[in-house]
A computed fold for a 263-nucleotide RNA from an uncultured Thermomicrobiales bacterium, annotated as Bacterial large signal recognition particle RNA. Model confidence (mean pLDDT): 79 of 100. Of the family's consensus pairs, 90% are formed in the model. It was read from a public genome assembly, where an Rfam model found it.
RNA sequence: UCGUGCUAGAUGGGGAGUUAGCGGUGCCCUGUACCCGCAAUCCGCUACAGCGGGGUUGAAUUCCCCCCCGAGGUAUGGCUCUGUGGACCUACCGGCGCCACGUAGUGUAGAUGGGUAGGGUCCCGGUCGGCAGCGAACUGCGAAUCCGGUCAGGACGGGAACGUAGCAGCCGUAAGCAUCAUUCGCUGGGUGAUUGGGAGUGCCCGCCCGGAGCCAACGAGCGCCGGCAAGCCGGAGGGUUUAUAUCGACGGGGGGUGCACGG
Numbered sequence: 001u002c003g004u005g006c007u008a009g010a011u012g013g014g015g016a017g018u019u020a021g022c023g024g025u026g027c028c029c030u031g032u033a034c035c036c037g038c039a040a041u042c043c044g045c046u047a048c049a050g051c052g053g054g055g056u057u058g059a060a061u062u063c064c065c066c067c068c069c070g071a072g073g074u075a076u077g078g079c080u081c082u083g084u085g086g087a088c089c090u091a092c093c094g095g096c097g098c099c100a101c102g103u104a105g106u107g108u109a110g111a112u113g114g115g116u117a118g119g120g121u122c123c124c125g126g127u128c129g130g131c132a133g134c135g136a137a138c139u140g141c142g143a144a145u146c147c148g149g150u151c152a153g154g155a156c157g158g159g160a161a162c163g164u165a166g167c168a169g170c171c172g173u174a175a176g177c178a179u180c181a182u183u184c185g186c187u188g189g190g191u192g193a194u195u196g197g198g199a200g201u202g203c204c205c206g207c208c209c210g211g212a213g214c215c216a217a218c219g220a221g222c223g224c225c226g227g228c229a230a231g232c233c234g235g236a237g238g239g240u241u242u243a244u245a246u247c248g249a250c251g252g253g254g255g256g257u258g259c260a261c262g263g
Base pairs, nucleotide, nucleotide: 001263002262003261004260005259006258009057010056011055012030013029014028015027020046021045022044023043024042034054035053036052037051038050063256064255065254066253067252068251072247073246074245075244076243077242078240079239080238081237082236084234085233086232089231090230092227093226094225095224096223097222098221101219102218103217105214106213113209114208115207116206118205119204120203121202122198123197124196125195126194127193128192129191131188132187133186134185135184136183137182139178140177141176147172148171149170150169155164156163157162
């Protein structure tokens, strides 16, 4: 160095999770790389870490180690989205109060304030008016008979003249009924005026003093209460070609690694 036969090893790998830890079944990523049995209320092991039984390959493109690349995963943060709980704070809305900066109103034809021999409002009386009610007067109607007057006719008395009683009718009235206006009287009041007395500084007016503000409607400011939930506080679940860390397949590069026999 070549050939032959063996052996070690290999016969997918990784991530998360689970576990005292390791691996597997299951899930996910990559990838196509034997078979049978066990196995998530788990199965089998012990830092040399699946167990048991078979098959293939087998000293190197295939096994082992290191480096690079890097799919993908995980953790924490950044940014962002959705849902949800809260109501300290900011903002917004509403209400109440204070204030008197602005607008408006008012004020030297005199504000706020102060004083008042004054007046009104308040209470009790008188007088007059008005209104309402009642009554009376006036007017009209109004009695078959038991109101009056006059009493036709008729009746009665009388010789007669006349007389008597008296129905109807007419006139006038009583009781009563009605009424436009008017008059008189009585009563009343959420009535009007006047007058007398009282009370009182609460309000209005007048007069006097004094000399520049007054007001609080709207806006602003402050405070409180309530609402709302955009910012805020809390927590849950997503997204991210965002940052850091970690694990890391596939792939690339380099290095290392047996035995026996024969040529």